[in-house]
């Protein structure tokens, strides 16, 4: 002294929770010793049994006992009995006297003079105690004990008879006592007191011992304890505002020790309250005690003052004292006894019992010491106390050992397997004895005796490490981590929160981290909380200014003079009781604890003093306030009159079919004449230009026009009054709209309500009607986002600028303008300053000082319930329980939006072509199946992985084998090649035979191989949500950032926005920025000019040779063309626009023009996006199987759904053609194949050339010509028969091709949807990878060769500013009623 928690992140709010320290605890683990303390907080609930208050024989009379003397009897001659007005010692039931009002207990009552504190008694009393005076003289009558009688279960009682006293009762004596009366003197704040005088009345006593004795009476005083009485302080509730009849005050008696309504009688109406009575709920008060820096806040065990109270209630007796815990008497309730008649008790003393309870102790020993009662004293009594026991309650203190010891032992846990830890720890060596055991002596505590404690503390010796360590924690706060287990399960949790297969947060281990005979848990209280704020908070938006004014009490309040001295300052005294605390010192071995000094105790009450300042009285002034006069501006208020335009109704003219409403309709309203138009006429409400961040009013609110009544405001001015003031709890008026009640009145508008649309409904929006009300009058409601969400008042703190109302001054002959100052008022901007920011800023939210209202976390709730108000509807005051860990303000950065700006994109639009309708291919889904292996799932899964499942592949399913294994390394120990062939079984795998059998040297080893056993191989089993890589997508979209600087408290801002511009964050320009990175563009490939080299396999113009023709040859390098190197395009030129800019528009020249055309290249990041079956890899499973080998089978299966292509539905087109013809770019050796010949074809037979600019593939095909002539056809071409051909161990599931035959749907496709912007679409055909074979698919390649784009409103998707946001998993958000389960 702070932390943790609201959010993506930030700041403030504000609340919840932790770390501290306490305790009469309790509970859980656990537990060695000792001192000092503590121990029914609960049921003031019942309570067996014991004890706890007696004592005095020196007050008394009896009775007893024992001795010793005298007598007497008995006889057993030393014993028994019995007497004695005797003696001596004891013991005591009664009478008596002190005590039982004290010690102890315990807080039920009590909110009160009970307690605290500090004062009064002149209004009292006091026993034993001390001190002083004085006196005790002299009489009597009963009683108890106790005897007899007698009742009566018992308690316990009646009569009769006897007796003593320091029991009792008369009398004498007595004043300095008391009470009258008269009176002097003095004092006092009043009653009054003190001190005295004279008189009159009236009251005392007691012995009892023989000792220096004790005790009585009276009065005086003291001292101790008490009694009433005041001041001020003392819980909570206004959802308790009225309360009082003995009340209140007074004569007056009576009563107390004493004042008093304390109590009666009379009399008079008082008394008490917002400064909280009265009522309810709570409590015993303090000194202390616990916290806390203090101030405060809890709390009143133990100790220590004081009150109460003793089973409940009541009442007195007796005494000095009580209305009395261990006395009386009643009532009560309970509990025992009873012979039913009657009686007995009172632990809240001590112990201890049962109940209650989370919980709290021995029916213990002694008076030794303290202290208390009685006593002359010995003594007796004393569960007061003083010890002891019990119990880790609590606080102190000590111990469980030291010290040396490294193979860092075993053993445990982790490991990267290399170690590291537990760890000098242990063992082991070598000490010590505190606590302990056993022996011995032994205390102070006690002045001469006397010791419960106690053979106690202490001391000596000896004894042996030997008998003595747990608890709780280890995600964050908060110090301390790892393995295993478990799998939103089991649990943890003080807050946040952990667990859903890699948990440091469960549960157990190892290891550590605190504290330690204890340690957590709980409960509680302060503290941290400045979270009730007085020290020390707020109220514009977080919770919080009342709806406005006016005003009561109240608080506050201007300049000066006196005086007072109440507040305030000070000094001195007396009090704050001890114990506690704080300092300092002493005693117990140290502490705890305990004595001893000295502080404190912040208060109170008295006395001196001082008087600025506050206040009281006086008294004076004018600046605050008001009043007066002069003028002013207004929708300021009330009441009467009155105007004109609209709407509407009615009458009448004119007129004819619609109006009328809407996004579009309908309903409606019209031929019974509407709408429209003209003229009259009625009737209500409301006032258009003006008109305005103009005016007026406290607030709400307030507009046509005049009149008549009325309030306020403001300027000048300074003739009056003299603080006459601000504020304002209750209180009073006001006070939109709606609403209510009575009565009018009702054109329009119009809650309800009716109808017609809307819609999945549509009890709404929108249309047509239309009631109540909207209006007047009068009475009620009192509320609103009644808001500037901002109380009032008063002063101070730069301005600028605008507008309403007055003044003054310049200037103008005057006017009206102008300029300038000032006061009031409405607004804008801003500056210090405030603020959490936003924002306020002389109309403050800013600095001040006054007074009032409200706040204390959301929710429950402005809710019940209680009072008040209303006619109602309802309004004002106004909780709790329960629940969460938030709720919330202003800001920031994202997403978002059926906001808003500006741009882009085959994104609409414009246009060409398609899907979707039909068959047929393929791929999902589903369903089925032994399997129908698995994986992709909107865009960005679905002719995808699959550049090619008959076997194989192959993962999948039946079936048949194997178990160091189909593969890999290593070790041990046997044997031998091992592979092929061949023969038998079998589907084959594979057994089972049989034949051929190795090499290299040091003769056992070594290579290779088999075979048994280990290690361990394998696993397309899971987890793409443990992960590497790779890959897709936003999107080739135009953004992402970052360093220094700046500005913000902070998140973050700035730069990257802003004006232009581009394809671009492309480039200029601007500007608290200034610079860089990633990207964009360039740089690379490739097509488009050209020009150089070089010229075979390519090319042929020119020459020349030859062919029935061919670049066929011989030569060439001009041309194509390849190869490989330059140039060429930069908005560079010209003209306009444009900010003397980037940059755009048009042109020039140019093959190519403004990125010349295509590739490649994909930025920070998003989707836990896809892949564990490309690979790799962490866990985690499986091991005669989830490994692995074989044969079949399956992945090809079909009621259906969809995606994607393919052929078509036809004349732009089919078929015939001996018509002719023009490309690229690719590929070939287990290939490509030519020409030839066979075949109707496929294809076969043969095979020349080619490892390729030579050779093959290789025929290009849309074109032309013919023909068909609108039909299910001479379109389509699916299905099916047959007969074939190819690959291939094998075409049955399940292959391709071919000929001949058959000749489906299908006549251009609904809703919906798709691709394209130029060499594109669209159409043609060719070629490759895969590959034995199998393409409508994929991946390339040329040949023909279009149409449209006006333009960006709209849909989709994306960028950039901006704006709203309760959204942050981010609108697939978030979140709100209602039903239904739990």
């Nucleotide at each position: 002294a702070g932390a943790g928690u609201u959010u993506g992140a930030u700041c403030c709010u504000g609340g919840c929770u932790c770390a501290g320290g306490a305790c009469g605890a309790a509970c859980g683990c656990u537990g060695g010793c000792g001192g000092c303390g503590u121990g029914c907080u609960u049921a003031a609930c019942a309570c067996a049994u014991g004890c706890a208050a007696g004592u005095c024989g020196a007050a008394c009379g009896g009775a007893g006992u024992a001795u010793a003397u005298g007598g007497g009897u008995g006889c057993u001659u030393g014993c028994a009995c019995c007497u004695a007005a005797g003696a001596u010692a004891c013991u005591u039931a009664g009478u008596g006297g002190c005590g039982g009002a004290c010690g102890g207990g315990u807080g039920a009552g009590u909110a009160a003079c009970g307690c605290g504190u500090g004062g009064g008694u002149a209004a009292c009393c006091u026993g034993c105690c001390c001190u002083g005076u004085a006196c005790a003289c002299a009489c009597g009558g009963a009683u108890a004990a106790c005897a007899u009688a007698c009742c009566g279960a018992a308690a316990g009682g009646u009569a009769u008879g006897c007796u003593a006293a320091u029991a009792c009762g008369a009398g004498a004596u007595a004043a300095u006592a008391u009470a009258c009366u008269u009176u002097u003197a003095u004092c006092g704040c009043a009653u009054g007191g003190u001190a005295g005088a004279a008189g009159u009345a009236u009251c005392a006593a007691a012995g009892c011992u023989u000792u220096u004795g004790c005790g009585g009476u009276a009065c005086a005083g003291g001292a101790u304890g008490g009694a009433c009485c005041c001041g001020c302080g003392u819980c909570u509730g206004a959802u308790u505002a009225g309360c009082u009849a003995g009340u209140u005050g007074g004569u007056a008696a009576g009563g107390u020790a004493a004042c008093g309504g304390c109590u009666u009688a009379c009399c008079a109406a008082g008394g008490c309250g917002a400064c909280g009575a009265u009522c309810a709920g709570u409590a015993g008060c303090c000194g202390a005690c616990c916290u806390g820096a203090g101030a405060g806040g809890g709390u009143g065990a133990u100790c220590g003052g004081c009150c109460a109270c003793a089973u409940u209630g009541g009442a007195a007796c007796u005494g000095a004292g009580a209305c009395a815990c261990g006395g009386u008497c009643c009532a009560a309730a309970c509990u025992c006894c009873u012979a039913c008649g009657g009686g007995a008790g009172g632990c809240a003393g001590c112990a201890g019992u049962g109940g209650g309870g989370a919980a709290u102790a021995u029916u213990g020993c002694a008076c030794a010491a303290u202290g208390g009662g009685c006593g002359a004293a010995a003594g007796c009594c004393u569960g007061a106390u003083g010890c002891a026991g019990c119990a880790a309650c609590g606080c102190c203190g000590c111990g469980u050992g030291a010290g040396c010891g490294a193979u860092g032992a075993a053993g445990g846990c982790c490991u990267u397997c290399g170690g590291g830890u537990c760890g000098u720890a242990a063992a082991g060596c070598u000490c010590u004895g505190u606590c302990c055991u056993c022996a011995a002596g032994g205390a102070a505590g006690a002045u001469a005796a006397u010791g419960a404690c106690g053979g106690u503390a202490c001391u000596u010796g000896a004894g042996g490490a030997g008998g003595a360590a747990g608890c709780c924690c280890c995600g964050g706060c908060u110090a301390a981590c790892u393995a295993c287990g478990u799998g939103c399960c089991a649990g943890c949790a003080g807050c946040c929160g952990c667990g859903g297969u890699a948990a440091u947060a469960c549960g157990u281990a190892g290891g550590g981290g605190g504290c330690u005979a204890g340690c957590g848990u709980u409960a509680u209280c302060c503290g941290g909380a400045a979270u009730u704020a007085u020290u020390g908070g707020g109220c514009g938006u977080a919770a919080a200014g009342a709806g406005c004014u006016c005003g009561u009490a109240g608080g506050c309040g201007g300049u000066u003079u006196g005086u007072c001295g109440c507040g305030u300052c000070u000094g001195c005294u007396g009090u704050g009781a001890a114990a506690g605390c704080c300092c300092g010192g002493g005693g117990c071995u140290c502490a705890a604890c305990c004595c001893c000094g000295g502080g404190u105790c912040u208060g109170c009450a008295g006395u001196g003093g001082g008087u600025a300042c506050g206040g009281g009285c006086a008294g004076a002034c004018u600046a605050g306030a008001g009043u007066g006069a002069u003028g002013u501006a207004g929708g300021g208020g009330a009441g009467a009159c009155u105007g004109g335009a609209a709407u509407u109704c009615c009458u009448g003219g004119u007129g004819u079919a619609g109006c009328g409403g809407u996004g579009a309709a309908a309903u409606g309203c019209g031929c019974a004449g509407a709408u429209a138009u003209c003229a009259g006429g009625a009737g209500g409400a409301a006032c258009a230009c003006c008109g305005a961040u103009g005016g007026c009013g406290a607030a709400g609110g307030c507009a046509g026009g005049u009149c008549u009544c009325u309030g306020g405001g403001c300027a000048u001015u300074a003739a009056c009054u003299g603080a006459c003031g601000c504020u304002g709890a209750g209180g009073a008026g006001c006070g939109a709209a709606a609403g209510c009640a009575u009565g009018g009145g009702g054109a329009g508008c119009g809650a309800a309500c009716a109808g017609g649309a809307u819609u999945a409904g549509a009890u709404a929006c929108c249309c047509u009607g239309g009631u109540a009300g909207u209006c007047c009058a009068u009475g009620c409601c009192g509320u609103a986002a009644a808001c500037g969400u901002u109380g009032g008042g008063c002063a101070c703190u730069a301005g600028g600028u605008g507008u309403g109302g007055g003044g003054g001054a310049c200037a103008u002959u005057c006017c009206a303008c102008g300029u300038u100052u000032u006061c009031c008022g409405c607004g804008c901007c801003g500056u210090a300053g405030c603020u959490a920011a936003c924002g306020c800023a002389u109309u403050a939210a800013g600095u001040g000082c006054c007074c009032c209202g409200c706040c204390u976390g959301g929710g429950g709730a402005g809710u019940a319930c209680g009072g008040c108000c209303g006619c109602a509807a309802g309004g004002c005051u106004a909780a709790a329980a329960c629940u969460c860990a938030a709720a919330g303000g202003a800001a920031u950065u994202g997403a978002c939006g059926g906001g808003g700006g500006c741009c882009c994109g085959c994104a609409c639009a414009a246009g060409c072509g398609g899907c979707g309708g039909a068959g047929c291919a393929u791929g999902c889904g589903g369903a089925u199946u032994a399997a129908u292996u698995c994986g992709a799932u909107g865009c960005a899964a679905c002719g995808c992985g699959a550049a090619g499942a008959a076997c194989c592949u192959u993962a999948c399913c039946a079936a048949g084998g194997c178990u160091u294994g189909a593969c890999a390394u290593g070790a041990a120990c046997c044997g031998g090649a091992a592979a092929g062939g061949c023969c038998u079984g079998g589907a084959a795998a594979c057994a089972g035979g049989u034949c051929c059998c190795c090499c290299a040297c040091u003769u056992g080893u070594g290579g290779c191989c088999g075979g048994u056993u280990u290690a361990c191989a394998g696993g397309u089993g899971g987890u793409g949500c443990a992960u590497g890589g790779u890959u897709g997508u936003c999107g080739u979209c135009a953004g992402c950032u970052c360093g220094u600087g700046u500005c913000g408290u902070g998140a973050g801002a700035u730069g990257u926005u802003g004006g232009g511009u581009u394809a671009a964050g492309u480039c200029c320009c601007g500007c608290a920025a200034c610079g860089a990175g990633c990207g964009c563009a360039a740089c690379c490939c490739u097509c488009g000019u050209u020009c150089u080299a070089u010229g075979u396999u390519g090319c042929c113009a020119g020459c020349g040779g030859g062919u029935u023709a061919u670049g066929c040859c011989g030569g060439g390098g001009a041309c194509u063309c390849a190869u490989a190197g330059g140039a060429g395009a930069c908005u560079g030129c010209c003209g306009g626009g444009g900010u003397c800019a980037a940059c755009u528009c048009g042109g020039a020249g140019g093959a190519a023009g403004g990125u010349g055309g295509g590739g490649g290249c994909g930025a920070c990041g998003u989707c836990a996006a896809a892949u564990c079956a490309u690979c790799a890899u962490g866990c985690c499973c499986c091991u005669u199987a989830u490994g692995u080998c074989u044969u079949g089978g399956g992945c090809u299966a079909c009621a259906c759904a969809c995606g994607u292509a393919c052929u078509a539905c036809a004349a732009u087109g089919g078929c015939u053609g001996u018509u002719a013809a023009c490309a690229g770019a690719g590929g070939g050796a287990a290939g490509c194949a030519a020409g030839a010949c066979c075949g109707c074809g496929a294809g076969g037979u043969g095979g020349a050339g080619c490892a390729a600019a030579u050779c093959c593939c290789c025929a290009a095909a849309a074109a032309c010509a013919g023909u068909c002539c609108c039909a299910g056809u001479u379109c389509a071409g699916a299905u099916u028969g047959c007969a074939g051909g190819c690959u291939g161990c094998a075409a049955c599931u399940c292959g391709c091709c071919u000929g001949c035959a058959u000749g489906a749907a299908g006549g251009c496709g609904g809703a919906a949807u798709u691709g394209c912007u130029a060499g594109u679409a669209a159409u043609c055909g060719c070629g490759g990878a895969u590959c034995a074979g199998c393409a409508u698919g994929c991946c390339g390649c040329g040949g023909u060769g279009a149409a449209u784009a006006c333009g960006u409103u709209c849909c989709c998707g994306g960028g950039c500013c901006u704006u709203g946001c309760a959204c942050a998993c981010a609108c697939c958000g978030c979140c709100c009623g209602u039903c239904a389960a739990g």
Molecule: small-subunit ribosomal RNA
Organism: uncultured bacterium